[in-house]
A computed fold for a 316-nucleotide part of an RNA from a metagenome, annotated as large-subunit ribosomal RNA, domain IV. The full RNA is in RNAcentral, with records from SILVA. Its Rfam family is "Bacterial large subunit ribosomal RNA". Rfam links the family to the GO terms ribosome and structural constituent of ribosome. Model confidence (mean pLDDT): 89 of 100.
Context: one part of a larger RNA
Formats: sequence, C1' cells, structure tokens
RNA sequence: GGGGAGUUAAGGAACUCGGCAAAUUGACUCCGUAACUUCGGGGAAAGGAGUGCUCUCGAGAGAGAGCCGCAGUGAAUAGGCCCAGGCGACUGUUUAGCAAAAACACAGGUCUCUGCCAAAUCGAAAGAUGAAGUAUAGGGGCUGACACCUGCCCGGUGCUGGAAGGUUAAGAGGAGGAGUGAGAGCUCCGAAUUGAAGCCCCAGUAAACGGCGGCCGUAACUAUAACGGUCCUAAGGUAGCGAAAUUCCUUGUCAGGUAAGUUCUGACCCGCACGAAUGGCGUAAUGAUUUGGGCACUGUCUCAACAGCCCGCCCG
Repeated sequence: GGGGAGUUAAGGAACUCGGCAAAUUGACUCCGUAACUUCGGGGAAAGGAGUGCUCUCGAGAGAGAGCCGCAGUGAAUAGGCCCAGGCGACUGUUUAGCAAAAACACAGGUCUCUGCCAAAUCGAAAGAUGAAGUAUAGGGGCUGACACCUGCCCGGUGCUGGAAGGUUAAGAGGAGGAGUGAGAGCUCCGAAUUGAAGCCCCAGUAAACGGCGGCCGUAACUAUAACGGUCCUAAGGUAGCGAAAUUCCUUGUCAGGUAAGUUCUGACCCGCACGAAUGGCGUAAUGAUUUGGGCACUGUCUCAACAGCCCGCCCG
C1' cells in the first nucleotide's frame, strides 16, 4: 500500500449522474390503520404496545404478586417506510456469454380468408399437418385487461365486385396475293371477322396502405377575432390530450415545493413536428422498470481514525 470483514465523537446526503454502497426495519401476540378502488383490494398500509425468571391460583388459556439486568424473539436466522408522476393492465417471456425493459407474449377487440378432398403449410410426387376438427371451427393481419370512445377523406396504392364498352396472345378465319408447275397441284404471305385473363373503365372498401391546408380583412382603449372574403384540396385534425418517452426556440410563462430547483408536480396553449385499434384519453391492482420529493437511518460525505485477519514490504 492492497483485499476481505468490523467499530467510531459531533453533524446526518453537505457525497454523488443518482442515497451507488452501507445502515435502519425485521420474529410472534395485541391494538390500530388513509387516499383511492374494478368493492376483491390497497394492507404487514402507516403508527403504537408487549415478550425474561420465581411463587400462588387455575384443567388449560391465563390472572395476580414479586425478582434481576444496559439489554428478555437477551446469540443467529427474519420487510425500511411514505407521497406524487411516466410507461406497460396483470402472472409470465427475452438478447446461453455487457441490455430483463417502456421490448415480446397475454386474455379481450376487430378485419380478412376458408363449406371440407376447406383455406393455409411442408413436399417435383406419393403423402402429411390442419384434424380423427367442420364457421361457437381453422389460418392470417392489426390492436392489446377494464371504463369512456374511436371523427373526416376512396383522389393515389391495394383488395373486392362489375353478363356493357376499349385494348389484347395463341388459336379460329381465309378477302386477296406470291413462288413453282403444262396442268392438277404443292409451298408460302395474309386483310376483314372471331378470340381469355390482365390493363383501361365503373362502383364499393380506411380496426386496408395511407392522408387530414394557405392568405387577407373585421368588435366604442388596446389586444384578440365568434364573423367575412379568396385560393387550393380526395378531405382539410373532430373528441380527448398537450413544453409531453413527442417542444427546436427553451432553463417558454405562471403557480407549488427549496434559503437557493436546466430536474419534478399543477396549469397555460404560441402542438418547430400529439391525436383516435402504426389506437386516443383515463384507470384500481401490479413492476429486481423509470422520474421527483420526504421520514427514518447511516463513514456516502465534512475528514478521517482505530482494532484484528490475509497479501505485499523489511531483517534473519
């Protein structure tokens, strides 16, 4: 000097990206427990009190009286707690070897395909799975408990439908023509007409892929614009939410919390660039999740010290 494991005056997070690590709490019995809530929970909420031994009584549970210690679950083992947000409903699953999560899954919702020798999948095929099932079934896509909801656009792309029309291959057809031949013929070229799907066309469809405006003016202070005009569009973003896991400007502004707050919470709305199953907004419970605050507690720190063990170091 290092490792591992301890103790510490006064203070108590001043440490630090961050209470990381450590400390606190801890068992059993009794009392007592809030908001919120899907009425099940939340909940061991929180917060308190007790716990040894002796004698007497009692069937016992226990009750009464007394005794000792700093200390009675006398050692060891044995939740720290609370408040408020974000995200995901939940229990689960995952990057074997840096990520356990807000990612995946999930029950539920919805769309779509499939009538059975089903669709779909594996396989040149036979055959098999689906399924010894039959639309309350099976496959695929999206969303993701529950509550309240899910607005407008079918112009583009996709899908579905459409006995008309246009275009259109091989094939059919054979007007007409060419070569050759004495001819019969043989060999070619070939117009009209006919001719499927597809595409064009006409519709439908957004819990299909997707999309959801600009400029100018206007009210007895100012400001603002319910109102008007105009251009464009398939239609111009509804409800709800909003400086947000989304806000560049930005440490926006106001309020709260602090002596002091780029974080946090509540509002505002000027949404660079939220928005409704690529779901919107809430939500009890839940989480080795993430953010902010508080109580308790502590060598994290002020600021370091001490004791023992192991290693290192020195002498023999």